[in-house]
C1' cells in the first nucleotide's frame, strides 16, 4: 500500500400483497369504504422498521405472462444476467513486490 472482506457517516432508491372475522361507509342487491384482529409468504405486508445503493436480482418493466401449486395471492419455478434501476466520503483489514532505516 492494491484487491477481497468487515464496518461507519451523509445522501439517495424501493415495496407493502393474499384470505377470514368484527365493526363501519355507500348501495335495492352484487358489491364497496375505512378501522381493528387474525391467516399465508417474505428481510420487510406502514415500520422512527426492513431491503438496496452502479462490484447494482432492492425494486420496476415485460405482465391481466407461462407452467405448477394453494383456502387465496408474484405462493414456487421459469421468463432472466432480458431491458431499466438509486453514490459520495471515511475506518478497519490486507499479499507479493518496491523504497528507506538499523544490525
Nucleotide at each position: 500500500u492494491a484487491a477481497a472482506c468487515u464496518u461507519u457517516c451523509u445522501g439517495g432508491g424501493g415495496g407493502c400483497g393474499u384470505u377470514u372475522c368484527u365493526a363501519u361507509u355507500c348501495g335495492c342487491a352484487a358489491g364497496u369504504u375505512u378501522a381493528g384482529a387474525a391467516u399465508c409468504u417474505g428481510a420487510g405486508a406502514a415500520g422512527a422498521a426492513c431491503c438496496c445503493u452502479u462490484c447494482g436480482a432492492a425494486c420496476c418493466u415485460g405482465a391481466a405472462c407461462a407452467c405448477g401449486g394453494u383456502a387465496a395471492u408474484g405462493c414456487g419455478u421459469g421468463c432472466g444476467a432480458a431491458g431499466g434501476g438509486a453514490a459520495g466520503a471515511g475506518a478497519g483489514a490486507g499479499a507479493a513486490g518496491a523504497g528507506c532505516c538499523a544490525c
Molecule: TPP riboswitch aptamer (THI element)
Organism: Bacteroidota bacterium